Predicted 3D model of a 350-nucleotide part of an RNA (small-subunit ribosomal RNA, central domain) from an uncultured marine bacterium. Rfam family: Bacterial small subunit ribosomal RNA. The prediction has a mean pLDDT of 88. The RNAcentral record of the full RNA draws on ENA and SILVA.
Context: one part of a larger RNA
RNA sequence: CUGGGCUUAAAGGGUGCGUAGGCGGACUUGUAGGUCAGAUGUGAAAGCCCACGGCUCAACCGUGGAAUUGCGUUUGAAACCACUCGUCUUGAGGGGAUCAGAGGAGAGCGGAACUGAUGGUGGAGCGGUGAAAUGCGUUGAUAUUAUCAGGAACACCGGUGGCGAAAGCGGCUCUCUGGGAUCCUUCUGACGCUGAGGCACGAAAGCUAGGGGAGCGAACGGGAUUAGAUACCCCGGUAGUCCUAGCUGUAAACGAUCUGUACUAGUCCGUGGGGACCCCCACAUCUUCUCGGACGUAGCGAAAGUGUUAAGUACAGCGCCUGGGGAGUAUGGUCGCAAGGCUGAAACUC
Numbered sequence: 001c002u003g004g005g006c007u008u009a010a011a012g013g014g015u016g017c018g019u020a021g022g023c024g025g026a027c028u029u030g031u032a033g034g035u036c037a038g039a040u041g042u043g044a045a046a047g048c049c050c051a052c053g054g055c056u057c058a059a060c061c062g063u064g065g066a067a068u069u070g071c072g073u074u075u076g077a078a079a080c081c082a083c084u085c086g087u088c089u090u091g092a093g094g095g096g097a098u099c100a101g102a103g104g105a106g107a108g109c110g111g112a113a114c115u116g117a118u119g120g121u122g123g124a125g126c127g128g129u130g131a132a133a134u135g136c137g138u139u140g141a142u143a144u145u146a147u148c149a150g151g152a153a154c155a156c157c158g159g160u161g162g163c164g165a166a167a168g169c170g171g172c173u174c175u176c177u178g179g180g181a182u183c184c185u186u187c188u189g190a191c192g193c194u195g196a197g198g199c200a201c202g203a204a205a206g207c208u209a210g211g212g213g214a215g216c217g218a219a220c221g222g223g224a225u226u227a228g229a230u231a232c233c234c235c236g237g238u239a240g241u242c243c244u245a246g247c248u249g250u251a252a253a254c255g256a257u258c259u260g261u262a263c264u265a266g267u268c269c270g271u272g273g274g275g276a277c278c279c280c281c282a283c284a285u286c287u288u289c290u291c292g293g294a295c296g297u298a299g300c301g302a303a304a305g306u307g308u309u310a311a312g313u314a315c316a317g318c319g320c321c322u323g324g325g326g327a328g329u330a331u332g333g334u335c336g337c338a339a340g341g342c343u344g345a346a347a348c349u350c
Base pairs, nucleotide, nucleotide: 003322004321005320006319007304008303012318014201015200016199017198021194022193023192025088026087027086030083031082033081034080035077036076037075038074039073040072041071042070049065050064051063052062053061054060091191092188093187094186095184096183097182098181099180103177104176105175106174107173108172109171110154114150115149116148117147118146119145120144121143125136126135162169163168206247207246208245209244210243211242215241216240220236221235222234223233258317259316260315261314262313263312266295267294268293269292270291272289273288274287275286276285299306300305323350324349325348332343333342334341335340
């Protein structure tokens, strides 16, 4: 460079915003850069190719032609790309009305449970296991009751329910705040899509500083089990788990399926809106838009499966793959307090 690919065989970046770039709706005017056509100049000779000829043939050689797919100049064409003039509303955005929601941040409040403390009742066990033991208990445990304190998490509702870009979000109330859906068709008039770099967010664990510490619980100690038991089980238990301010930047960060747009049978269920039907209202029914699911036609697929939420049919842009091991290692660079992250080989070997 080219081809083929990326659910499960190697391969979709964890997610978003967005710079450059690439790509881009309908109608119209012009220009002629790309594009297309004609003419002309040039594209050395030799070689290759074609025709004819010369050495007895051939190799070899000669003559002519073709080719030289390119570039320059010039004359035109105007569909497409580009630029340009004007316009449009269906893409996109704004406005008005209505609505649902664990979307985010801060503050306050609540009950159940748990642990501890103190007092009462009570008096010998409790706890734990497959069975036990370590452990706790006459300095009165376990149990029960009253009061107080503390921290963490929010049973039922709860749902192939909802919201969020992803990570993720669940007691209640208030304040601030982001996004979305439906209806009106009122406004702007292509303002759009993707997105190398970049920036932001990013579970858990981990790190720094300061708090907090009920339960749980790496490490650690003890008891068992066992041939052993650096485990599984039991009794304890420190970091941590929680809060504030920073850092880290990784996950089976998964739908193992990038984002956007258009098109391509249906049936059923759920969520949030709108409309119709009904004299009116509510329900039911029908219909329409959004989101979440189940099954399934054609198609696709190696199959499993997928199937309007595509893995179908296409287009635009980005990321990535190219046999296994060596290896996500070494080295260099860069980021980080560190742990380590990102980038990322080769020899050798099968």